[in-house]
RNA sequence: GCCGGAUUAGCUCAGUUGGCAGAGCGACGCAUUCGUAAUGCGUAGGUCGCCGGUUCGAAUCCGACAUCCGGCUCCG
Numbered sequence: 001g002c003c004g005g006a007u008u009a010g011c012u013c014a015g016u017u018g019g020c021a022g023a024g025c026g027a028c029g030c031a032u033u034c035g036u037a038a039u040g041c042g043u044a045g046g047u048c049g050c051c052g053g054u055u056c057g058a059a060u061c062c063g064a065c066a067u068c069c070g071g072c073u074c075c076g
Base pairs, nucleotide, nucleotide: 001072002071003070004069005068006067007066010025011024012023013022019056027043028042029041030040031039049065051063052062053061
């Protein structure tokens, strides 16, 4: 230098064909218990890496950039 993959909640990750952003764990509250744990119910938590484009509408399609991972190659 070239090619490919990844980036979504505090963590691990789903999200198919563009149409209301989710799960598990964790946190918090309540119930249960003599109390704790466990269990059950609930709540909060997100500018979907970033900047543009396409579209009535983008996490999803297109382009540039950033970070991480992997592979390949190199003449003079």
Transfer RNA from an Actinomycetota bacterium, 76 nucleotides, folded computationally. Its mean pLDDT, the model's own confidence on a scale to 100, is 80. Its Rfam family is "tRNA". Rfam links the family to the GO term triplet codon-amino acid adaptor activity. By type it is a transfer RNA.